[in-house]
Molecule: c-di-GMP-I riboswitch aptamer
Organism: Bacillota bacterium
RNA sequence: UUCCGAUAAAGGCAAACCCUUCGAAAGAAGGGGACGCAAAGCUUCGAAUCUAAGGCAGUUCUUUUGUGCCGCAGAACUGCUAUGAUGGUCGGGCCGCCGAA
Repeated sequence: UUCCGAUAAAGGCAAACCCUUCGAAAGAAGGGGACGCAAAGCUUCGAAUCUAAGGCAGUUCUUUUGUGCCGCAGAACUGCUAUGAUGGUCGGGCCGCCGAA
């Protein structure tokens, strides 16, 4: 120095859950709280997963009409979609505390 990782030492982080706030949601921030973590430090570059506001498509209904059809518009439902999210899902990148075997 690299791999490695103790029932070591000094410190660190904080899942679920609860409260408040933000967000359409996924989720996030703050407080409490500890399941765990040797990178559970940072980073969306690649993947995976979650969400679908907006957009697109479809179906149905409504509006309009003397009637019918088409179109426009509106509503409901369904599908697709990340530009949203998760670094405590994995890989990559950057940085880093300690030192028994």